A computed fold for a 350-nucleotide part of an RNA from a metagenome, annotated as small-subunit ribosomal RNA, central domain.
Context: one part of a larger RNA
RNA sequence: CUGGGCAUAAAGAGCGCGUAGGCGGUAAUGUAUGUCGGAUGUGAAAGCCCUUGGCUUAACCAAGGAACUGCAUUCGAAACUGCAUAACUAGAGUAUGGAAGGGGGGAGUGGAAUUCCUGGUGGAGCGGUGAAAUGCGUAGAUAUCAGGAAGAACACCGGUGGCGAAGGCGACUCUCUGGUCCAUAACUGACGCUGAGGCGCGAAAGCUAGGGUAGCGAAGAGGAUUAGAUACCCUCGUAGUCCUAGCUGUAAACGAUGGACACUAGGUAGUGGAGGUUCCGACACUUUCACUGCUGGAGCAAAUGUAUUAAGUGCCCCGCCUGGGGAGUAUGCUCGCAAGGGUGAAACUC
Numbered sequence: 001c002u003g004g005g006c007a008u009a010a011a012g013a014g015c016g017c018g019u020a021g022g023c024g025g026u027a028a029u030g031u032a033u034g035u036c037g038g039a040u041g042u043g044a045a046a047g048c049c050c051u052u053g054g055c056u057u058a059a060c061c062a063a064g065g066a067a068c069u070g071c072a073u074u075c076g077a078a079a080c081u082g083c084a085u086a087a088c089u090a091g092a093g094u095a096u097g098g099a100a101g102g103g104g105g106g107a108g109u110g111g112a113a114u115u116c117c118u119g120g121u122g123g124a125g126c127g128g129u130g131a132a133a134u135g136c137g138u139a140g141a142u143a144u145c146a147g148g149a150a151g152a153a154c155a156c157c158g159g160u161g162g163c164g165a166a167g168g169c170g171a172c173u174c175u176c177u178g179g180u181c182c183a184u185a186a187c188u189g190a191c192g193c194u195g196a197g198g199c200g201c202g203a204a205a206g207c208u209a210g211g212g213u214a215g216c217g218a219a220g221a222g223g224a225u226u227a228g229a230u231a232c233c234c235u236c237g238u239a240g241u242c243c244u245a246g247c248u249g250u251a252a253a254c255g256a257u258g259g260a261c262a263c264u265a266g267g268u269a270g271u272g273g274a275g276g277u278u279c280c281g282a283c284a285c286u287u288u289c290a291c292u293g294c295u296g297g298a299g300c301a302a303a304u305g306u307a308u309u310a311a312g313u314g315c316c317c318c319g320c321c322u323g324g325g326g327a328g329u330a331u332g333c334u335c336g337c338a339a340g341g342g343u344g345a346a347a348c349u350c
Stems, first nucleotide, its partner, number of pairs: 004321003007304002012318001014201004021194003025088002028085004034080001035077008049065006091191001092188003095184005103177007110154001114150008125136002162169002206247006215241002220236004258317002261314003266295012299306002323350003332343004
């Protein structure tokens, strides 16, 4: 390399947009790039292979044949592929009319709770635990009432419910804005799929600058526990958590399952549309499309399981794997303010 694989054994890139490239719908005409056939030339000799012959045989040698699967020229074929031309509408998109939604950005508003401050009542405890203590409290705490301030998060609704490519998104109102679904079949007419590089987005923690800081709370301090206790438990508490602008670019970034298309039993439930049934409406029943679950047959699978949301059957494109450790280390390059990220070995060893 071929071959074999990637849910759990090594292996799907965290996710998208998209360049080159690869692949690509229906019917027609032409062409002849690939493709297929014929002929001619060439494809040195020797060797290999086949048939004969010569040394007593063999090795060896000689003769003839085959082969040399290739290349070039030329003549043809036109199904497929490519190219050219003019078409088509089932893919893709547009339009029109509807629908749902915690999709995203910005601005504003709200109530509950918590903490703090002020005042009133009150007068000895509170808090905390397995039990305690540190801690708070006669300078009046805890409790309770009234008023005020601040920051953060949005109970119930809430749902294997919704939306988003993923990360993720949950109070309410306004505003700007992306996508999806259904119906119609009016328009474009293959405009498509995938996607090396590239570009963008990307939880938490972390970093830079400026703000903010109620609660929580790495570090730190103290109290306990214990043989010890650099922990688990308790009392405090700084970074941080929040906002603005930038950086970082990683996660068990998981469905541990790349994307697109087509096909392949049923049953049941939810969400959003559209249609039908009864004169109408509601309810109900039913059909269909899209999405989301459960169950389950064939098939697949080492098994667990999966099973129209495939891990089934095909096809196209990309990514990745190749024994364990050494090691996601060293080195080089590159990105980053740093932390570190990306790429990524070998010796040696089992």
The prediction has a mean pLDDT of 86. The RNAcentral record of the full RNA draws on SILVA.